[in-house]
Molecule: SAM riboswitch aptamer (S box leader)
Organism: Oceanobacillus bengalensis
RNA sequence: CUCUUAUCAAGAGUGGUGGAGGGAAUAGGCCCUGUGAAACCCGGCAACCUGAAGAGCAAGAUACAUCUGCUUUUUUAAUGGUGCUAAAUCCUACAGGUCAUCUGAUCUGGAAGAUAAGAG
Repeated sequence: CUCUUAUCAAGAGUGGUGGAGGGAAUAGGCCCUGUGAAACCCGGCAACCUGAAGAGCAAGAUACAUCUGCUUUUUUAAUGGUGCUAAAUCCUACAGGUCAUCUGAUCUGGAAGAUAAGAG
């Protein structure tokens, strides 16, 4: 970098350094920011991988226990690998439905993106 699967309306600081930009890209909008942006450190959040316990399923041995594997399953932990820590992924862009006729509101799906796990 590409592919597959899952998730993306919850949650998380009145800390330190820093010193001007930031909200992925393009466009439009709307915001955050010297009452201190990005970035880094610390703290925190969550629970994808992970650990523990239970439940279920399958095969073999078996009197039972037990051993091994699996899971669209439940609870729990936070040592480890990541991630996240303004606003729905800040909103819209493409297609379709409903309502309304200024051209908008709303719903569904898609595209793009982010993160994790696996594969190449």